[in-house]
The RNA shown here (transfer RNA) has 71 nucleotides and comes from an Anaerolineae bacterium.
């Protein structure tokens, strides 16, 4: 420099263009003599900027970061 891939709660991981879900962790409560385990409940996320569309995590363009290949 050229080509390709990836970016979603604190972490891991889903989601035909149509309500962003689950697990773990965390908060609160139940249970327990206490703790753990178990049960219930809550909090929390689409890398940034544009475009297409009635509607975008998803499609297109661009930027940023990381990874792979070639030189």
């Nucleotide at each position: 420099u050229g080509g390709g891939g990836c970016a979603u709660c604190g972490u891991c991981u889903a989601a035909c263009g149509g309500c962003a879900g689950g697990a773990c962790a965390g908060g609160c409560g139940g249970c327990u003599c206490u703790g753990g385990a178990c049960c219930g409940u809550c909090u929390a996320g689409u890398u940034g900027g544009g475009g297409u569309u009635c509607g975008a995590a998803u499609c297109c363009c661009u930027a940023u970061g990381c990874c792979c290949c070639a030189g």
Rfam family: tRNA.